[in-house]
Context: one part of a larger RNA
Molecule: large-subunit ribosomal RNA, domain I
Organism: uncultured Methanosarcinales archaeon
RNA sequence: CCAGCCAGGGGAUGGCUCGGCUCAAGUGCUGAUGAAGGACGUGCCAAGCUGCGAUAAGCCUCGGCGAGGCGCAUGGAGCCAUUGAACCGAGGAUGUCCUAAUGGGAAAUCCUAGUCUAAGGACUGAUCCGUAAGGAUCGGGAACGUCCCGGAUUGAAACAUCUUAGUAGGGACAGGAAGAGAAAUCAACCGAGAUACCGUUAGUAACGGCGAGUGAAAGCGGUACAGCCUAAACCGAAUCCCGUAAGGGAGAUGUGGUGUUGUAAGCUGGCCCAAACGUUCUGAAAUAGAAGUCGAAGUGGCCUGGAAUGGCCUGCCAUAGAGUGUGAGAGCCACGUAGUCGUAAUAGAUCAGGACCGGGGCCGUGUCUUGAGUACCGUGCGUCGGAAAUCGCGCGGGAAUUAGGGGGUCACCAACCUCCAAGGCUAAAUACAUCUUGAGACCGAUAGCGCAGUAGUAGUGUGAACGAAAGCUGAAAAGUACCCCAAAUAGGGAGGUGCAAAGAGCCUGAAAUUGGCUGGCG
Numbered sequence: 001c002c003a004g005c006c007a008g009g010g011g012a013u014g015g016c017u018c019g020g021c022u023c024a025a026g027u028g029c030u031g032a033u034g035a036a037g038g039a040c041g042u043g044c045c046a047a048g049c050u051g052c053g054a055u056a057a058g059c060c061u062c063g064g065c066g067a068g069g070c071g072c073a074u075g076g077a078g079c080c081a082u083u084g085a086a087c088c089g090a091g092g093a094u095g096u097c098c099u100a101a102u103g104g105g106a107a108a109u110c111c112u113a114g115u116c117u118a119a120g121g122a123c124u125g126a127u128c129c130g131u132a133a134g135g136a137u138c139g140g141g142a143a144c145g146u147c148c149c150g151g152a153u154u155g156a157a158a159c160a161u162c163u164u165a166g167u168a169g170g171g172a173c174a175g176g177a178a179g180a181g182a183a184a185u186c187a188a189c190c191g192a193g194a195u196a197c198c199g200u201u202a203g204u205a206a207c208g209g210c211g212a213g214u215g216a217a218a219g220c221g222g223u224a225c226a227g228c229c230u231a232a233a234c235c236g237a238a239u240c241c242c243g244u245a246a247g248g249g250a251g252a253u254g255u256g257g258u259g260u261u262g263u264a265a266g267c268u269g270g271c272c273c274a275a276a277c278g279u280u281c282u283g284a285a286a287u288a289g290a291a292g293u294c295g296a297a298g299u300g301g302c303c304u305g306g307a308a309u310g311g312c313c314u315g316c317c318a319u320a321g322a323g324u325g326u327g328a329g330a331g332c333c334a335c336g337u338a339g340u341c342g343u344a345a346u347a348g349a350u351c352a353g354g355a356c357c358g359g360g361g362c363c364g365u366g367u368c369u370u371g372a373g374u375a376c377c378g379u380g381c382g383u384c385g386g387a388a389a390u391c392g393c394g395c396g397g398g399a400a401u402u403a404g405g406g407g408g409u410c411a412c413c414a415a416c417c418u419c420c421a422a423g424g425c426u427a428a429a430u431a432c433a434u435c436u437u438g439a440g441a442c443c444g445a446u447a448g449c450g451c452a453g454u455a456g457u458a459g460u461g462u463g464a465a466c467g468a469a470a471g472c473u474g475a476a477a478a479g480u481a482c483c484c485c486a487a488a489u490a491g492g493g494a495g496g497u498g499c500a501a502a503g504a505g506c507c508u509g510a511a512a513u514u515g516g517c518u519g520g521c522g
Base pairs, nucleotide, nucleotide: 001520002519003518004517005516006515007514008513014507015472016471019443020442021440022439023438024437025436026435027433028432029140030139037098038097039096040053041052042051044076045075048072049071059092060091061090062089063088064087068080069079070078103112104111105110113124114123115122116121125138126137127136128135129134144175145173146172147171148170149169155162159209185192186191196223197222198221199220200219206214207213227425228424229423230371234257235256238255239250240249241248242247262402264370265369266368268364269363270362271361272360273359277358278356279355280354281353282352283351284350287347288346292341294339298314299330300313301312302311303310315332316331317321323335324334325333376397377396378395379394380393381392382391404420405419406418407417408416459466460465479506483493484492485491
């Protein structure tokens, strides 16, 4: 030096999984009645997590369950429980201090007032609304939403218009969804009939240093469908609020009635028809609905084994042969499964009663009304596929009134078609996933979430922020009594448990590697 063997060290591999990941369905707000989140406490012994709040691992009521229980957490001590505990579900009580934080202050979890009081305690924030009594708002929320502000790297093989992109990021605000929405829309001489979303139209029309690139709509096919209210004309207190009432207040700067459209409609004058539906309150109620209930059939023989769920033989159930556990592969051992049953809160088809609420048609008149710094024009900027022809904003100009007005992708004119702006509301189909449930030809501890363990922990950083490692004894602790050695809580021997030491960072236990022994080479 090489090989083998024995023993270490090491922790790969195999097996396992109280965790993840993805998909689907359900469900979807919360807060001054003080939230989300935190601090500090709280146990007989109590450091951490969990629970809870000076009533502090808990208090009360109701329901379920039925023998054990006093969280993770297996110990000691003590205690509770068939007068029904623990546990599970529903409702309530208590709920320190900080935090929107709200009596004032402050370097969050601290300091310090006033008024009233039945002496326990209560009240005292700002802004807005209201005549007043009084009321509303503030903060939080994973992603989704609307609006405002808004880059750069990049691409153009450089770069400036352009692109990346109205993206990233920042801000405001809202909801369980948001936004949009009942045509001054499209279409094309045929017609459609609010909006949204999906597929197609289509990488088409169009835009573009016509470069790089960007990029619709109508239509068609689907999902889902729902329509309404005002201003005005006209009428003119017929209206509304507080209060048992008396009474008081709001309101002519108009409460209330009427009315809401394009084949123009309404108003106004006349005539005719209808009593349906909707909203809300009260009562009844099928049904749904929490924890939960019942739930078939071998613990048959022999064999192996530590153990039968295995092998051989012989039975049974099945609307149940999904799955998990049990000392090894269990339909018949246990929990379950198929299939039943049950109900509080709550919801509630439907029914009854009360209140409120809102219509349709015909004929005629042509007085009156039909949303103004608006439509539209010029110009500049932003934006858009929108080019002469998108949408928006600034500045300047600035209409018409039904014999009216807008649009029909260059301008103007005519004809034709189509619609009625300058007020407002509106479910569903759509988006998302904090949360609940289910599933998986997803991962199986260097994987899968950063986290299967005290994980956003330990640790790092002034800070914003960054951010781990770490799973497995055994069927059962049966977790090695007693004795001996000893440098005495170590370690060893002998002995015991166990199928097996598997002996505590303990399943399996690879490799690099270390020691010893044997053999070979030298």